[in-house]
Context: one part of a larger RNA
RNA backbone atom coordinates (compact mmCIF):
# COMPACT_ATOMS: atom_id res chain seq x y z
C1' N A 1 0.00 0.00 0.00
C1' N A 2 -3.51 -3.88 -1.06
C1' N A 3 -8.01 -7.45 0.28
C1' N A 4 -10.90 -9.38 3.89
C1' N A 5 -13.21 -8.45 8.74
C1' N A 6 -13.39 -5.30 13.43
C1' N A 7 -13.89 -0.42 15.90
C1' N A 8 -14.15 5.30 16.79
C1' N A 9 -14.60 11.59 19.84
C1' N A 10 -17.88 15.68 17.81
C1' N A 11 -20.91 15.86 14.01
C1' N A 12 -24.55 12.98 10.76
C1' N A 13 -25.09 12.38 3.76
C1' N A 14 -22.14 17.82 4.59
C1' N A 15 -20.12 12.34 0.12
C1' N A 16 -21.79 11.47 -4.51
C1' N A 17 -24.46 11.16 -10.99
C1' N A 18 -27.13 8.86 -6.89
C1' N A 19 -26.95 7.16 0.82
C1' N A 20 -23.15 3.61 -3.71
C1' N A 21 -21.05 0.64 0.25
C1' N A 22 -22.07 0.13 5.85
C1' N A 23 -24.99 0.66 9.68
C1' N A 24 -29.62 1.16 11.72
C1' N A 25 -34.26 -2.59 12.26
C1' N A 26 -34.88 -8.13 13.24
C1' N A 27 -37.42 -13.72 16.15
C1' N A 28 -41.93 -14.29 19.92
C1' N A 29 -45.92 -12.44 22.94
C1' N A 30 -48.86 -8.58 24.24
C1' N A 31 -50.85 -3.82 22.97
C1' N A 32 -51.75 -0.35 18.65
C1' N A 33 -52.62 0.92 13.57
C1' N A 34 -53.78 6.22 8.60
C1' N A 35 -55.06 7.36 3.91
C1' N A 36 -56.49 4.66 -0.14
C1' N A 37 -59.99 1.09 -1.73
C1' N A 38 -62.02 -3.57 -7.46
C1' N A 39 -64.36 -4.44 0.32
C1' N A 40 -60.22 -9.18 -0.98
C1' N A 41 -56.63 -5.66 1.17
C1' N A 42 -53.76 -1.34 2.74
C1' N A 43 -51.09 -4.23 7.54
C1' N A 44 -45.60 -7.09 10.21
C1' N A 45 -48.80 -0.31 8.29
C1' N A 46 -46.88 3.46 11.61
C1' N A 47 -46.09 3.12 17.01
C1' N A 48 -45.47 1.03 21.40
C1' N A 49 -44.55 -2.94 25.99
C1' N A 50 -42.45 -7.61 27.51
C1' N A 51 -38.78 -11.09 28.81
C1' N A 52 -33.26 -14.74 32.56
C1' N A 53 -33.41 -18.37 37.29
C1' N A 54 -35.74 -19.83 42.44
C1' N A 55 -40.11 -20.37 45.45
C1' N A 56 -45.33 -19.72 46.57
C1' N A 57 -50.89 -19.27 45.73
C1' N A 58 -54.15 -19.79 42.39
C1' N A 59 -56.62 -21.95 37.58
C1' N A 60 -56.49 -26.74 35.19
C1' N A 61 -54.86 -31.57 35.63
C1' N A 62 -54.45 -38.19 38.15
C1' N A 63 -49.49 -35.34 37.56
C1' N A 64 -45.78 -32.09 34.67
C1' N A 65 -46.39 -28.66 30.86
C1' N A 66 -49.32 -24.02 30.31
C1' N A 67 -51.87 -19.52 32.12
C1' N A 68 -52.29 -16.10 35.90
C1' N A 69 -49.83 -13.55 40.46
C1' N A 70 -46.55 -12.48 44.57
C1' N A 71 -42.37 -12.38 46.65
C1' N A 72 -36.96 -13.48 46.36
C1' N A 73 -32.33 -13.49 43.23
C1' N A 74 -27.57 -13.44 39.44
C1' N A 75 -24.98 -11.09 35.17
C1' N A 76 -22.12 -5.78 31.53
C1' N A 77 -26.14 -8.17 28.94
C1' N A 78 -32.19 -12.98 29.66
C1' N A 79 -34.43 -13.51 21.39
C1' N A 80 -27.33 -12.99 26.74
C1' N A 81 -24.56 -16.97 20.85
C1' N A 82 -26.30 -17.97 15.62
C1' N A 83 -30.49 -17.51 12.17
C1' N A 84 -33.18 -13.12 11.94
C1' N A 85 -38.07 -6.62 8.04
C1' N A 86 -35.32 0.23 8.68
C1' N A 87 -39.62 2.82 8.00
C1' N A 88 -42.82 6.74 5.56
C1' N A 89 -45.15 9.98 1.84
C1' N A 90 -45.46 12.12 -3.76
C1' N A 91 -44.83 10.78 -8.61
C1' N A 92 -43.82 7.65 -13.71
C1' N A 93 -44.00 3.11 -16.19
C1' N A 94 -46.31 -1.77 -16.32
C1' N A 95 -52.37 -4.41 -14.06
C1' N A 96 -51.34 -8.89 -11.39
C1' N A 97 -48.04 -14.51 -10.39
C1' N A 98 -45.00 -15.45 -14.52
C1' N A 99 -41.09 -14.96 -18.83
C1' N A 100 -35.80 -13.11 -21.03
C1' N A 101 -30.22 -11.42 -23.82
C1' N A 102 -26.39 -19.87 -21.17
C1' N A 103 -21.18 -16.06 -20.40
C1' N A 104 -21.47 -7.01 -18.65
C1' N A 105 -29.11 -5.89 -19.62
C1' N A 106 -34.70 -8.89 -15.51
C1' N A 107 -36.66 -3.38 -17.25
C1' N A 108 -40.70 0.24 -18.81
C1' N A 109 -39.42 -5.32 -23.00
C1' N A 110 -42.10 -10.40 -23.83
C1' N A 111 -46.30 -13.39 -21.92
C1' N A 112 -50.70 -12.94 -19.89
C1' N A 113 -56.23 -13.22 -18.50
C1' N A 114 -59.96 -9.45 -20.93
C1' N A 115 -61.30 -7.11 -26.20
C1' N A 116 -62.07 -6.36 -31.12
C1' N A 117 -61.81 -7.20 -36.14
C1' N A 118 -60.83 -11.18 -39.86
C1' N A 119 -60.62 -16.31 -42.18
C1' N A 120 -62.63 -21.23 -41.76
C1' N A 121 -69.22 -25.69 -43.01
C1' N A 122 -64.70 -30.52 -42.26
C1' N A 123 -61.47 -34.08 -47.07
C1' N A 124 -62.30 -26.96 -43.04
C1' N A 125 -59.09 -23.10 -43.10
C1' N A 126 -53.89 -23.19 -41.32
C1' N A 127 -49.18 -25.49 -41.26
C1' N A 128 -45.02 -29.60 -42.64
C1' N A 129 -43.43 -32.90 -46.56
C1' N A 130 -41.16 -34.69 -53.45
C1' N A 131 -45.06 -37.79 -52.13
C1' N A 132 -47.67 -41.77 -49.53
C1' N A 133 -49.20 -39.08 -45.39
C1' N A 134 -49.11 -36.61 -40.71
C1' N A 135 -50.45 -32.07 -37.57
C1' N A 136 -55.03 -28.62 -37.20
C1' N A 137 -58.47 -32.79 -34.03
C1' N A 138 -60.42 -38.72 -32.31
C1' N A 139 -61.60 -31.70 -32.61
C1' N A 140 -66.96 -29.40 -35.70
C1' N A 141 -68.02 -21.94 -35.41
C1' N A 142 -68.98 -21.73 -27.42
C1' N A 143 -64.02 -24.84 -32.32
C1' N A 144 -59.66 -23.92 -35.12
C1' N A 145 -56.04 -20.32 -37.74
C1' N A 146 -54.48 -15.09 -38.21
C1' N A 147 -54.04 -9.92 -37.05
C1' N A 148 -53.79 -6.17 -32.99
C1' N A 149 -54.57 -4.55 -28.00
C1' N A 150 -53.23 -5.52 -22.94
C1' N A 151 -56.71 -6.89 -15.81
C1' N A 152 -60.32 -3.40 -14.10
C1' N A 153 -63.29 1.52 -14.69
C1' N A 154 -64.58 5.45 -18.29
C1' N A 155 -64.71 6.04 -23.36
C1' N A 156 -62.48 5.07 -28.27
C1' N A 157 -64.37 11.61 -32.50
C1' N A 158 -63.93 12.99 -38.18
C1' N A 159 -61.99 11.32 -42.76
C1' N A 160 -63.20 5.50 -48.29
C1' N A 161 -59.04 10.72 -51.78
C1' N A 162 -54.42 7.37 -51.12
C1' N A 163 -52.61 2.44 -50.19
C1' N A 164 -54.60 -2.89 -48.94
C1' N A 165 -59.13 -6.50 -48.65
C1' N A 166 -64.29 -7.88 -49.54
C1' N A 167 -68.76 -7.49 -53.02
C1' N A 168 -70.43 -6.26 -58.07
C1' N A 169 -69.15 -7.06 -62.89
C1' N A 170 -73.16 -3.98 -68.44
C1' N A 171 -69.21 -1.42 -70.61
C1' N A 172 -63.35 -0.23 -71.98
C1' N A 173 -58.25 -2.73 -72.44
C1' N A 174 -56.71 -8.06 -71.93
C1' N A 175 -53.03 -14.19 -72.72
C1' N A 176 -53.34 -18.35 -75.32
C1' N A 177 -56.51 -20.77 -78.62
C1' N A 178 -59.52 -20.43 -82.38
C1' N A 179 -60.52 -17.09 -86.17
C1' N A 180 -59.22 -16.18 -91.12
C1' N A 181 -60.30 -11.33 -95.11
C1' N A 182 -56.36 -10.25 -97.30
C1' N A 183 -51.00 -10.17 -98.92
C1' N A 184 -46.13 -12.28 -100.37
C1' N A 185 -43.06 -16.29 -102.64
C1' N A 186 -42.41 -20.54 -105.11
C1' N A 187 -43.96 -22.14 -110.75
C1' N A 188 -45.90 -28.19 -107.82
C1' N A 189 -50.68 -27.55 -110.61
C1' N A 190 -55.40 -26.37 -108.60
C1' N A 191 -50.94 -27.38 -104.60
C1' N A 192 -46.69 -26.05 -100.62
C1' N A 193 -44.51 -22.07 -97.99
C1' N A 194 -44.64 -17.40 -94.95
C1' N A 195 -46.92 -13.13 -93.24
C1' N A 196 -51.84 -11.56 -91.35
C1' N A 197 -56.77 -7.38 -90.55
C1' N A 198 -61.58 -7.58 -88.34
C1' N A 199 -64.05 -11.26 -85.07
C1' N A 200 -63.72 -14.37 -80.30
C1' N A 201 -61.49 -14.88 -75.58
C1' N A 202 -60.16 -15.89 -68.14
C1' N A 203 -58.00 -14.03 -64.47
C1' N A 204 -56.66 -9.30 -64.19
C1' N A 205 -56.86 -4.22 -64.67
C1' N A 206 -60.46 0.37 -65.56
C1' N A 207 -65.20 1.01 -63.71
C1' N A 208 -69.32 0.66 -59.51
C1' N A 209 -70.04 0.14 -54.36
C1' N A 210 -68.45 -0.98 -48.64
C1' N A 211 -64.95 -1.70 -45.07
C1' N A 212 -60.52 2.45 -40.12
C1' N A 213 -60.18 -2.05 -32.85
C1' N A 214 -57.74 -2.42 -42.38
C1' N A 215 -52.34 0.84 -43.97
C1' N A 216 -52.89 5.41 -42.60
C1' N A 217 -54.82 10.91 -42.69
C1' N A 218 -56.78 14.27 -39.03
C1' N A 219 -55.33 22.91 -42.72
C1' N A 220 -54.71 28.04 -43.97
C1' N A 221 -55.46 33.18 -44.26
C1' N A 222 -57.51 37.50 -42.87
C1' N A 223 -61.34 41.39 -40.31
C1' N A 224 -64.55 41.53 -35.41
C1' N A 225 -66.62 43.50 -28.49
C1' N A 226 -67.49 51.26 -26.01
C1' N A 227 -59.19 52.17 -23.12
C1' N A 228 -55.60 48.05 -24.28
C1' N A 229 -55.83 42.86 -24.86
C1' N A 230 -58.85 38.54 -26.60
C1' N A 231 -62.08 37.23 -29.95
C1' N A 232 -67.73 33.48 -28.85
C1' N A 233 -68.77 35.61 -34.13
C1' N A 234 -67.94 37.18 -39.82
C1' N A 235 -65.28 36.49 -44.89
C1' N A 236 -62.13 34.01 -47.89
C1' N A 237 -58.68 29.58 -50.29
C1' N A 238 -57.72 24.38 -50.00
C1' N A 239 -59.07 19.33 -48.58
C1' N A 240 -61.17 12.85 -48.29
C1' N A 241 -61.54 14.64 -43.77
C1' N A 242 -59.61 19.29 -41.01
C1' N A 243 -57.69 16.59 -33.90
C1' N A 244 -63.63 15.21 -30.82
C1' N A 245 -63.49 13.91 -25.04
C1' N A 246 -59.58 13.25 -22.62
C1' N A 247 -54.50 14.87 -21.15
C1' N A 248 -51.04 18.72 -21.76
C1' N A 249 -42.94 22.13 -20.68
C1' N A 250 -45.34 15.31 -20.20
C1' N A 251 -40.38 8.35 -21.03
C1' N A 252 -43.70 13.26 -26.18
C1' N A 253 -41.83 21.30 -25.02
C1' N A 254 -36.69 22.70 -29.62
C1' N A 255 -36.71 28.05 -27.63
C1' N A 256 -36.11 25.82 -21.51
C1' N A 257 -33.74 27.04 -16.11
C1' N A 258 -41.12 28.40 -19.85
C1' N A 259 -44.45 31.23 -15.87
C1' N A 260 -46.53 30.70 -11.16
C1' N A 261 -47.18 27.95 -6.09
C1' N A 262 -45.21 24.54 -2.56
C1' N A 263 -40.55 22.60 -0.33
C1' N A 264 -34.82 24.59 0.58
C1' N A 265 -30.70 29.68 3.93
C1' N A 266 -29.81 28.62 -1.12
C1' N A 267 -33.93 23.26 -5.78
C1' N A 268 -31.21 23.40 -14.67
C1' N A 269 -34.07 18.23 -10.02
C1' N A 270 -39.43 16.68 -7.87
C1' N A 271 -44.96 18.24 -6.95
C1' N A 272 -49.15 21.08 -8.19
C1' N A 273 -50.66 24.36 -11.62
C1' N A 274 -51.40 27.38 -16.64
C1' N A 275 -51.49 26.05 -22.41
C1' N A 276 -48.67 29.47 -27.78
C1' N A 277 -49.24 21.02 -27.79
C1' N A 278 -41.31 23.39 -32.54
C1' N A 279 -43.58 17.86 -32.95
C1' N A 280 -50.39 15.19 -26.89
C1' N A 281 -54.71 12.28 -28.57
C1' N A 282 -58.25 8.03 -28.73
C1' N A 283 -56.96 -0.70 -29.27
C1' N A 284 -49.40 2.14 -32.82
C1' N A 285 -55.65 2.54 -27.88
C1' N A 286 -56.77 7.87 -24.70
C1' N A 287 -57.35 9.02 -19.18
C1' N A 288 -57.83 6.64 -14.50
C1' N A 289 -56.82 3.14 -10.93
C1' N A 290 -56.70 -0.84 -5.79
C1' N A 291 -53.13 -4.06 -5.19
C1' N A 292 -48.01 -5.87 -6.65
C1' N A 293 -42.77 -4.28 -8.30
C1' N A 294 -34.33 -6.48 -7.06
C1' N A 295 -38.38 -0.85 -11.86
C1' N A 296 -37.28 4.69 -12.07
C1' N A 297 -37.57 9.80 -10.43
C1' N A 298 -38.13 13.53 -5.78
C1' N A 299 -38.90 14.21 -0.48
C1' N A 300 -38.24 12.90 5.43
C1' N A 301 -37.29 10.24 9.84
C1' N A 302 -34.19 6.83 11.76
C1' N A 303 -28.84 5.11 10.74
C1' N A 304 -24.76 5.41 10.11
C1' N A 305 -16.49 6.16 9.06
C1' N A 306 -20.17 7.94 2.54
C1' N A 307 -17.78 12.56 4.50
C1' N A 308 -15.92 16.86 7.81
C1' N A 309 -10.91 13.69 8.18
C1' N A 310 -8.56 10.43 8.93
C1' N A 311 -6.64 6.47 13.30
C1' N A 312 -6.28 2.02 15.66
C1' N A 313 -6.53 -3.55 15.30
C1' N A 314 -7.19 -8.33 13.26
C1' N A 315 -6.18 -12.00 9.21
C1' N A 316 -3.79 -12.49 4.00
C1' N A 317 -0.96 -10.68 0.45
C1' N A 318 2.68 -7.33 -1.32
C1' N A 319 7.55 -6.00 0.41
C1' N A 320 12.66 -7.28 3.47
C1' N A 321 15.61 -10.85 4.97
C1' N A 322 16.84 -16.29 4.46
RNA sequence: CCAUGGUUAAGGAACUCGGCAAACUAACUCCGUACGUUCGCAAGAAGGAGGGCUUCACUUCAAUCAGUGAAGUCGCAGAAAAUUGUGGCCGGGGACUGGUUAUUAAAACCACAGGUCUCUGCAAAGUCGAAGGACGAAGUAUAGGGACUGACGUGUGCCCAAUGCCCGUCGUUGUACAGGACCGGUAACUGCCGGGAAUCGAAAACCGGGCCAAUGGCUGCUGUAUCACUGACAGUACUAAGGUAGCGAAAUUCCUUGUCGCAUAAGUAGCGACCCGCAUGAAUCACGUCACCACCGGCCAGCUGUCUCAACCAUGGACUCG
Large-subunit ribosomal RNA, domain IV from Prasinoderma coloniale, 322 nucleotides, folded computationally. The coordinates come from a structure-prediction model, not an experiment, and the mean pLDDT is 87. Rfam family: Bacterial large subunit ribosomal RNA.